RNA sequence: UUGGUGGGUAGAGGCUGCAGGACUGAUCAGUAGGAUGUGUGAGUUUGACCGCGAAGAACACAUCUGAAAGGAAGUUUUGCCGAAAUUGAUUUUCUGGGUCAAAGGAAAUUGAUUGGGGUCAUUCUGAAUAAGAAUGUCACUGUCAUUUAAGCGGAAGCUUAAAUGGAGAGCUACAGGGUUG
Numbered sequence: 001u002u003g004g005u006g007g008g009u010a011g012a013g014g015c016u017g018c019a020g021g022a023c024u025g026a027u028c029a030g031u032a033g034g035a036u037g038u039g040u041g042a043g044u045u046u047g048a049c050c051g052c053g054a055a056g057a058a059c060a061c062a063u064c065u066g067a068a069a070g071g072a073a074g075u076u077u078u079g080c081c082g083a084a085a086u087u088g089a090u091u092u093u094c095u096g097g098g099u100c101a102a103a104g105g106a107a108a109u110u111g112a113u114u115g116g117g118g119u120c121a122u123u124c125u126g127a128a129u130a131a132g133a134a135u136g137u138c139a140c141u142g143u144c145a146u147u148u149a150a151g152c153g154g155a156a157g158c159u160u161a162a163a164u165g166g167a168g169a170g171c172u173a174c175a176g177g178g179u180u181g
Stems, first nucleotide, its partner, number of pairs: 008174004014081001017080008033065007043052002046101005084114012115141002118138001120136006143166010
């Protein structure tokens, strides 16, 4: 000086990048629940037991009263670029009046998958024609590799455009020491 490998530091994708918090009004909904009355007559979340129940369970109707959570939007703020999401396993915790189980929700750890956002279709969640998740599809976009064309260059190579393909364990940049600004 050149090349490779491992680690480190700093960054990029986007004007709808990702996630969290606070506030506001709307929706949830005249719903759930509660009170009174009437009818009916033995049950009571999904199962078992206990408890409650003819001094009336559960259900229906009428009148009066009457929420909340979750989700989404706007404003503001915080943390970031496997940001984050989905799914399997383990542990803890919540659900009906109590215990156990099942099912579902939340959190932590761990394995696997996904570059990013969007359109459309199907399924699931949800009060919802809002929105979200999964799968597939369609183009878009960023990045790298290969090839082709043009330009710059002595060359190596660089820039632009197009085509094909890949994946974030990726991609780009920097790093001998000291001093000063």
Lysine riboswitch aptamer from Planococcus sp. CPCC 101016, 181 nucleotides, folded computationally.
It matches the Rfam family "Lysine riboswitch aptamer". Its family is annotated with lysine biosynthetic process in the Gene Ontology.
Its mean pLDDT, the model's own confidence on a scale to 100, is 78.